[in-house]
RNA sequence: AUUUAUUGAAAAGCGCCAGGACUGUUUGCUGAAGCAGCAGCACAGUUGACGAGGAGGAGGUUCAUCGAACGUUCGGCGGAUGCCUCCCAGUUGCCGCACUCAACUGGAAGUUCAAAGGUUAAACCAAAGAGGCGACUCUUUGCUCAAAUCCUUUGAACAAAGUGAUU
Numbered sequence: 001a002u003u004u005a006u007u008g009a010a011a012a013g014c015g016c017c018a019g020g021a022c023u024g025u026u027u028g029c030u031g032a033a034g035c036a037g038c039a040g041c042a043c044a045g046u047u048g049a050c051g052a053g054g055a056g057g058a059g060g061u062u063c064a065u066c067g068a069a070c071g072u073u074c075g076g077c078g079g080a081u082g083c084c085u086c087c088c089a090g091u092u093g094c095c096g097c098a099c100u101c102a103a104c105u106g107g108a109a110g111u112u113c114a115a116a117g118g119u120u121a122a123a124c125c126a127a128a129g130a131g132g133c134g135a136c137u138c139u140u141u142g143c144u145c146a147a148a149u150c151c152u153u154u155g156a157a158c159a160a161a162g163u164g165a166u167u
Base pairs, nucleotide, nucleotide: 014078015077016076017075019074020047021046022045023044024043025042028041029040030039031038050067051066052065056087057086058085059084060083061082088106089105090104091103092102093101097164098163099162100161110158111157112156113155114154115153116152117151118150125142126141127140128139129138130137131136
C1' cells in the first nucleotide's frame, strides 16, 4: 500500500425531551359508602416540522430563506449550510499585466425596481403489508397540489475609480 472479515460511526429543516397531550400497568397506590367510571400520584412508554432551497477557510452571532399541511407543526433544549468581521481565490468597474479602492461571487459574480417563464415537492389522503397489549410506528403502491432570497430571461433607473510597468 492492497484485499478480505468483524466492530463502530454515519443526522443538518437535523437531533433531543424535564412541560403539555396520549397509552399501558390481567385488584399498582390514594380519594368518595361499594363496583364501573373519573381525578391525582408512581413506574414504563408514545407523540413532539411535510418537503423545496442552502457550505471556500477561521472567528463571532442567533427565533437563518420558501412554501405545503393544519392536529400540539403546542412548549422547550441543542445543533445548523443564514448573517457579520477577517483571510484565500475570483468577477465587474480599464483592452492584456500588477497593486490600491468600490460593489459583488464562492462556478458564480454591481445595486434597486418591475415583468414573464420554470421547479417530477413531500407530508396529507387512499389501498395493501409489517411491528406493538396499546398510544403509535415503519414499508410499498396510487393520487394530485407549492412558493422562494432557487433557476432562466427581459425592461427601466442609478453606479460604474486611481496608480504603476510594459507594448
Source information:
Predicted 3D model of a 167-nucleotide RNA (glmS glucosamine-6-phosphate activated ribozyme aptamer) from Halobacillus halophilus. It matches the Rfam family "glmS glucosamine-6-phosphate activated ribozyme aptamer". Rfam's curators write: This entry contains a glucosamine-6-phosphate activated ribozyme that is found in the mRNA for GlmS. GlmS is an enzyme that uses fructose-6-phosphate and glutamine to generate glucosamine-6-phosphate. The ribozyme catalyses self cleavage of the glmS mRNA that is thought to regulate GlmS activity. The coordinates come from a structure-prediction model, not an experiment, and the mean pLDDT is 75. The same sequence occurs in records of 2 taxa. The source organism's lineage runs through Bacteria, Bacillati, Bacilli, Caryophanales and Halobacillus.